[in-house]
Context: one part of a larger RNA
RNA sequence: GGCGAACGGGGGAUGCCUUGGCUUCCGGGAGUGAAGAAGGACGUGGUAAGCUGCGAAAAGCUCCGGGGAUUUGCAAACAGGAAGUGAUCCGGAGAUAUCCGAAUGGGGGAACCCGCACGGUUGAAGGCCGUGCACCACCGCGAGGUGGGACGUACGCGGGGAACUGAAACAUCUUAGUACCCGCAGGAAAAGAAAGAAAGAUCGAUUCCCAGAGUAGUGGCGAUCGAAAUGGGAAGAGCCUAAACCGGCAUCGUUAAGGCGAAGUCGGGGUUGUAGGAGCAUUCAUAAAGUUGUGCAGUCCGAACCGGAAUGGUUUGGAAAAUCCAAUCGUAGAGGGUGAAAGUCCCGUACGGGCAAGGACUGCGGAGCGAGAGUGCCACCUGAGUAGGGCGGGACACGAGGAAUCCUGUCUGAAUCUGCGGCGACCAUGCCGCAAGGCUAAAUAAAACCGGAAGACCGAUAGUGAACCAGUACCGUGAGGGAAAGGUGGGAAGCACCCCGAACAGGGGGGUGAAAAAGAACCUGAAACCGUUCGUUU
Numbered sequence: 001g002g003c004g005a006a007c008g009g010g011g012g013a014u015g016c017c018u019u020g021g022c023u024u025c026c027g028g029g030a031g032u033g034a035a036g037a038a039g040g041a042c043g044u045g046g047u048a049a050g051c052u053g054c055g056a057a058a059a060g061c062u063c064c065g066g067g068g069a070u071u072u073g074c075a076a077a078c079a080g081g082a083a084g085u086g087a088u089c090c091g092g093a094g095a096u097a098u099c100c101g102a103a104u105g106g107g108g109g110a111a112c113c114c115g116c117a118c119g120g121u122u123g124a125a126g127g128c129c130g131u132g133c134a135c136c137a138c139c140g141c142g143a144g145g146u147g148g149g150a151c152g153u154a155c156g157c158g159g160g161g162a163a164c165u166g167a168a169a170c171a172u173c174u175u176a177g178u179a180c181c182c183g184c185a186g187g188a189a190a191a192g193a194a195a196g197a198a199a200g201a202u203c204g205a206u207u208c209c210c211a212g213a214g215u216a217g218u219g220g221c222g223a224u225c226g227a228a229a230u231g232g233g234a235a236g237a238g239c240c241u242a243a244a245c246c247g248g249c250a251u252c253g254u255u256a257a258g259g260c261g262a263a264g265u266c267g268g269g270g271u272u273g274u275a276g277g278a279g280c281a282u283u284c285a286u287a288a289a290g291u292u293g294u295g296c297a298g299u300c301c302g303a304a305c306c307g308g309a310a311u312g313g314u315u316u317g318g319a320a321a322a323u324c325c326a327a328u329c330g331u332a333g334a335g336g337g338u339g340a341a342a343g344u345c346c347c348g349u350a351c352g353g354g355c356a357a358g359g360a361c362u363g364c365g366g367a368g369c370g371a372g373a374g375u376g377c378c379a380c381c382u383g384a385g386u387a388g389g390g391c392g393g394g395a396c397a398c399g400a401g402g403a404a405u406c407c408u409g410u411c412u413g414a415a416u417c418u419g420c421g422g423c424g425a426c427c428a429u430g431c432c433g434c435a436a437g438g439c440u441a442a443a444u445a446a447a448a449c450c451g452g453a454a455g456a457c458c459g460a461u462a463g464u465g466a467a468c469c470a471g472u473a474c475c476g477u478g479a480g481g482g483a484a485a486g487g488u489g490g491g492a493a494g495c496a497c498c499c500c501g502a503a504c505a506g507g508g509g510g511g512u513g514a515a516a517a518a519g520a521a522c523c524u525g526a527a528a529c530c531g532u533u534c535g536u537u538u
Base pairs, nucleotide, nucleotide: 001537002536003535004534005533006532007531008530009529015523016487017486020458021457022455023454024453025452026451027450028449031151032150039100040099041098042055043054044053046078050074051073061094062093063092064091065090066089070082071081072080105114106113107112115133116132117131118130119129120128121127135148136147137146138145139144155186156184157183158182159181160180166173170220196203197202207234208233209232210231211230217225238439239438240437241383245268246267247266248265249264251262252261253260254259273417275382276381277380279377280376281375282374283373284372290369291368292367294365295364296363297362298361299360300359301358305353306352307351311326312325313324315322327344328343329333335347336346337345388412389411390410391409392408393407394406395405398424419434420433421432422431423430474481475480494522497509498508499507500506
């Protein structure tokens, strides 16, 4: 030195555990903000560095409700307090709420600096305190009033809008109206009560799902893209204006001074395609269903919260929930905890109860809307720079195509119910509808937040980056990047006292404990690696 064995050191794998994650589903509420948000800075405790809470009224103040014995957060200890005159704690409603931040008196390198007006501080100056002072839009003669701004996942609508990629290259095409940027909104949004869809028969707003169907089509007819009718379901709801005509108001024009006319505004009227309405004449009616506020009453939902059955012993053990024996409840044998494995020990669970703010429904009373209908005559009205057309684009599953339909930058440009649009060039016939004003719940989308349920999901190199004071430490000028790090024990019972030592290091006794080979570098404690002793061998 090799090999082997034993015993150690070292290291932190493995096993077990779970405070944390991941995924899905259901329900709730869906917003917050100039009454200053979201997010921060700085403060705030008897002692107080951090976290949490809170705001100069500062781990808190007031009231109401719940609850019923301890309490002064994490977090021990010391010091001092509070509490059956009901504390702490939980729920609700308030008060206070520094400075920055949309940040808004002006400025600024956020949390700082400097003002003006009025009032206060006993008069003045200074200081301090209080209130007001941004901009934009709308309304208003003005004084002024009302609103906006910013934040927050995803979902929605609109305005802009790629490329890699695919086409086995690439240009039309595709990716894709996707990503991304901007604007705006809601709890949903958008759409929506036919100038529709159809076809010889009809249907009757919109939205969503299933089928139709990867069909008809589209397409360097390549790659691809890709309907609709119709049928079956979910849901279900319909309305208001403009105009004709009548009237009020104020303005202007014109008068022969009586009026007349014009544009404007407000009220009545009126709202459709089997056309409807207005006007004139005439006949009848003057009401209901329903619906929207409101007052009262009742019921239900709704915060903290309350009630909630049933077990004893033996043995082993540090400990009983284990074992054995004998019971018992169950509308409760879900789950968690308790010194090990508990229906009956604790929290709970099934079930039942309670309730403020607020909400829903029902009944009754009263109010508004509903609210006029028919016939005849007449030919007044029925949304114009519109429909349509040319050129250029875009949207439609449809790439200019035979290309209808929709939108429009530009140039044009009708008709007026004996009217107009559509039925995929176009024409005729036939049929369907009535544009150029507007509103509209539900079925649908989504999951940040709150609550609940679950998992042939993970179990600390996994699962979130983050189980732990993590978007931290640290890195970067910056945008940005971004960790490591869990486990004593049932309970600190966390080793009094003695010894070695320079020692607040470390260790040996001793004590605690079931165990200290559980001693805080703490469960288990693999391997690499480093030793000690013994054996054997060169």
This is a predicted structure of a 538-nucleotide part of an RNA (large-subunit ribosomal RNA, domain I) from a Bacteroidales bacterium. RNAcentral holds the full RNA, with entries from ENA. Model confidence (mean pLDDT): 82 of 100. Taxonomically the source falls in Bacteroidales (Bacteria, Pseudomonadati, Bacteroidota, Bacteroidia).